[in-house]
RNA sequence: GCGCCCGUAGUGAAACGGAUAUCACUUCAGUCUUCGAAACUGACAGUCCAGGUUCGAGUCCUGGCGGGCGCA
Numbered sequence: 001g002c003g004c005c006c007g008u009a010g011u012g013a014a015a016c017g018g019a020u021a022u023c024a025c026u027u028c029a030g031u032c033u034u035c036g037a038a039a040c041u042g043a044c045a046g047u048c049c050a051g052g053u054u055c056g057a058g059u060c061c062u063g064g065c066g067g068g069c070g071c072a
Base pairs, nucleotide, nucleotide: 001071002070003069004068005067006066007065010025011024012023013022018055027043028042029041030040031039048064049063050062051061052060
């Protein structure tokens, strides 16, 4: 330099172009307990960036940025 794949809560993953973006763990609060742990209930927090297509984009297209793999 070229090609392919990936980028979504703090972490790991889901999400046919269409519902309020879902689940697990973590964190915080509450219940319970003599205090903790466990369990149960609730809360916080997210689509890498900029454009485009579309009635509608996490998803499709273009260009960046970052990561991985391969070729040279």
The RNA shown here (transfer RNA) has 72 nucleotides and comes from a Candidatus Nomurabacteria bacterium. The organism belongs to Candidatus Nomuraibacteriota, within Bacteria. Rfam family: tRNA. It was read from a public genome assembly.